Model confidence (mean pLDDT): 88 of 100. The part of an RNA shown here (small-subunit ribosomal RNA, central domain) has 347 nucleotides and comes from Flammeovirga sp. AWQ4_249. The organism belongs to Flammeovirga, within Bacteria. It matches the Rfam family "Bacterial small subunit ribosomal RNA". The RNAcentral record of the full RNA draws on ENA.

Context: one part of a larger RNA
RNA sequence: UUGGGUUUAAAGGGUGCGCAGGCGGUUUCGUCAGUCAGAGGUUAAAGACCGGAGCUUAACUCCGAGUUUGCCUUUGAUACUGCGAGACUUGAAAUACAUAUGGGUAGGCGGAAUUCCUCAUGUAGCGGUGAAAUGCACAGAUAUGAGGAGGAAGACCGAAGGCGAAGGCAGCUUACUGGGUGUUAUUUGACGCUGAGGCACGAAAGCGUGGGGAGCGAACAGGAUUAGAUACCCUGGUAGUCCACGCCGUAAACGAUGAGAACUCGACCUGUGUCGCGUAGCGAUGCGGGUCCAAGUGAAAACGAGAAGUUCUCCACCUGGGGAGUACGCCGGCAACGGUGAAACUC
Numbered sequence: 001u002u003g004g005g006u007u008u009a010a011a012g013g014g015u016g017c018g019c020a021g022g023c024g025g026u027u028u029c030g031u032c033a034g035u036c037a038g039a040g041g042u043u044a045a046a047g048a049c050c051g052g053a054g055c056u057u058a059a060c061u062c063c064g065a066g067u068u069u070g071c072c073u074u075u076g077a078u079a080c081u082g083c084g085a086g087a088c089u090u091g092a093a094a095u096a097c098a099u100a101u102g103g104g105u106a107g108g109c110g111g112a113a114u115u116c117c118u119c120a121u122g123u124a125g126c127g128g129u130g131a132a133a134u135g136c137a138c139a140g141a142u143a144u145g146a147g148g149a150g151g152a153a154g155a156c157c158g159a160a161g162g163c164g165a166a167g168g169c170a171g172c173u174u175a176c177u178g179g180g181u182g183u184u185a186u187u188u189g190a191c192g193c194u195g196a197g198g199c200a201c202g203a204a205a206g207c208g209u210g211g212g213g214a215g216c217g218a219a220c221a222g223g224a225u226u227a228g229a230u231a232c233c234c235u236g237g238u239a240g241u242c243c244a245c246g247c248c249g250u251a252a253a254c255g256a257u258g259a260g261a262a263c264u265c266g267a268c269c270u271g272u273g274u275c276g277c278g279u280a281g282c283g284a285u286g287c288g289g290g291u292c293c294a295a296g297u298g299a300a301a302a303c304g305a306g307a308a309g310u311u312c313u314c315c316a317c318c319u320g321g322g323g324a325g326u327a328c329g330c331c332g333g334c335a336a337c338g339g340u341g342a343a344a345c346u347c
């Protein structure tokens, strides 16, 4: 390489948009590039394969036939593919109407709780643990009440539930804004799918500048535990966690399952539209979220119309373990580090 694979054995890119490329609905006409058929030329000889022959045999040599699957020229065929022109509506998209939504951004508002401050009541403990101690407290703590400050997070509703491409998104409200679904009607008329590079987004932690800082809390300090205890437990506590702007670009970024299309027996629950009926509901039909299963698949666990079934298109990736996601080089980054990514050696 061929082949075979990628839920869990090695292997799906974190996610999207999209240039090139690959692939592409129904139909008419044309063309004849691909494709197919015929003919001609060329495809050196030797060698190789087959059938014979000659050296006593063989090796060796000679003769004949075929092969030489290719390329070029030419004459045809026109189903399929391509190309050119035209038409179509079922793919795709648009408009109108309806509809669900923690989708996003910015502003405003509100309550509970913790902490702190002030005042009041009040007196000896509080706190913490397996038990304690460190710690706090007669300079009046803890507890209770009132007032105030500030930051962060959003109990109940809440769900196997909703929305989003993924990351992710939850108090209330306003403005702006994205996507989805349904219904019938209208419009465009293949405008599509995928997508190497590329671009954008991308939890947490971390970084830069400036703010903020209630609670929590790496580091750190102390108290315990212990043989030790650089831990688990306790008392404190700095970065950080929060905001603005700019970086970083990684995760068990998981459904460990790429995207799109078609097809394949049923049952039940649920979100949200539409339609019908004899309307606590039932039935039909879409788009979602789940459970159980037929066929089928699978090494099994399991999957099973949201496939891991049956097929097609495109991309990504895998090829024994360790060495190693390391070294070197290059690219990116302020740095931390990220991306790409070996070999010797060894089993």
Stems, first nucleotide, its partner, number of pairs: 004318003007301002012315001014201004021194003025088007033081002035077008050064005091191001092188005097182003103177007115149007125136002162169002206247006215241002220236004258314006266292012296303002320347003329340004